About this RNA: A computed fold for a 150-nucleotide RNA from a Chloroflexota bacterium, annotated as FMN riboswitch aptamer (RFN element). Taxonomically the source falls in Chloroflexota (Bacteria, Bacillati). The coordinates come from a structure-prediction model, not an experiment, and the mean pLDDT is 77.

[in-house]
RNA sequence: GAUGAUCUUCGGGGCAGGGUGAAAUUCCCGAUCGGUGGUGGGCGACUGCAUGGCAGUUCGCUCGAGAGCCCACGAGCGCGUUGAGAGGCGUGCAAGACCCGGUGUGAUGCCGGGGCCGGCGGUGACAGUCCGAAUAUAAAGAAGAUCAUG
Repeated sequence: GAUGAUCUUCGGGGCAGGGUGAAAUUCCCGAUCGGUGGUGGGCGACUGCAUGGCAGUUCGCUCGAGAGCCCACGAGCGCGUUGAGAGGCGUGCAAGACCCGGUGUGAUGCCGGGGCCGGCGGUGACAGUCCGAAUAUAAAGAAGAUCAUG
């Protein structure tokens, strides 16, 4: 360092100010927020395909690139199965959004500019931001400890 088991800790932010109104943090102006994991390039070597090159590699050297809107996951609602229960396993549904210019070998990720998006239930009035499910410890996952294996 790898794999498996057990355990511990951690693991989501946000409407200032104003307008209308009987009533709005829900409409309008404006403000504001962004969970988790991932992402390569160049040269060489080797291998395969069949020669212009393309593809691959527990290989070497080197450079590197930081995402709300690129790919996935989580949070929601069901069904089946298992379980005394909590929960586990399987499965279905729902689930948003980016362009231009620049730099560069390489950017929907960086820099500049302009855009866009946001679950369910509730509510004196339509909610990413209020209240609730939800003190989630629940989750994606992160860090660590112990034991085992080779």